Predicted 3D model of a 99-nucleotide RNA (SAM riboswitch aptamer (S box leader)) from Guptibacillus hwajinpoensis.

RNA sequence: UCCUUAUCGAGAGAGGCGGAGGGACUGGCCCUUUGAUGCCCGGCAACCUGAUAAACAAGGUGCUAAUUCCAGCAGAGCUUUAGCUCUGGAAGAUGAGGG
Numbered sequence: 001u002c003c004u005u006a007u008c009g010a011g012a013g014a015g016g017c018g019g020a021g022g023g024a025c026u027g028g029c030c031c032u033u034u035g036a037u038g039c040c041c042g043g044c045a046a047c048c049u050g051a052u053a054a055a056c057a058a059g060g061u062g063c064u065a066a067u068u069c070c071a072g073c074a075g076a077g078c079u080u081u082a083g084c085u086c087u088g089g090a091a092g093a094u095g096a097g098g099g
Base pairs, nucleotide, nucleotide: 001099002098003097004096005095006094007093008092013041015040016039017038021031022030023029025072026071027070028069042064043063044062047060048059049058050056068091073088074087075086076085077084078083
């Protein structure tokens, strides 16, 4: 970097460092000097291992604003020209396996 597969409506700090951006992309809409992203500590969770049916949480990851923040493509319904709802997909994220 690519492929396969499972999951993505729940959960998680008035802590320390540090100082301007952040929420993948685009458009919205938000968060942020009442301190963002990031790092440390703490926490959540239970995909893999431990290891079997479960309890557990020791190890490997992961996560810790808002449903993956919402929509982006297609279809259906409602309503009447601008919206709303539902279903599926695309894209993305994470785990496990493989090239």
The sequence was found by an Rfam model in a public genome assembly. Of the family's consensus pairs, 97% are formed in the model. NCBI's taxonomy places the organism under Bacteria, Bacillati, Bacillota, Guptibacillaceae, Guptibacillus.